Source information
Transfer RNA from a Patescibacteria group bacterium, 71 nucleotides, folded computationally. It matches the Rfam family "tRNA". Rfam links the family to the GO term triplet codon-amino acid adaptor activity. Rfam classes the family as a transfer RNA. Its mean pLDDT, the model's own confidence on a scale to 100, is 81. RNAcentral holds the sequence, with entries from ENA.
[in-house]
RNA sequence: GGGCCUAUCGUAAAGUGGUAUUACGCGGCAUUCGCAUUGCCGAAUCCCGGGUUCGAUUCCCGGUAGGUCCA
Numbered sequence: 001g002g003g004c005c006u007a008u009c010g011u012a013a014a015g016u017g018g019u020a021u022u023a024c025g026c027g028g029c030a031u032u033c034g035c036a037u038u039g040c041c042g043a044a045u046c047c048c049g050g051g052u053u054c055g056a057u058u059c060c061c062g063g064u065a066g067g068u069c070c071a
Base pairs, nucleotide, nucleotide: 001070002069003068004067005066006065007064010024011023012022013021018054026042027041028040029039030038047063048062049061050060051059
């Protein structure tokens, strides 16, 4: 320098044009003499910019970051 892949709550992932979901973690409540466990509830997320569309996390373009291969 070139090709390809990835970017979603704090972490690991699912999702595929219209509602953003799960587990762990975090907070509250119940249970306990107390802790742990368990149950219930809650907060927290689509890398950035532009385009297409009635509508974009999703499709397209560019950028940024990371990974991988080639040179």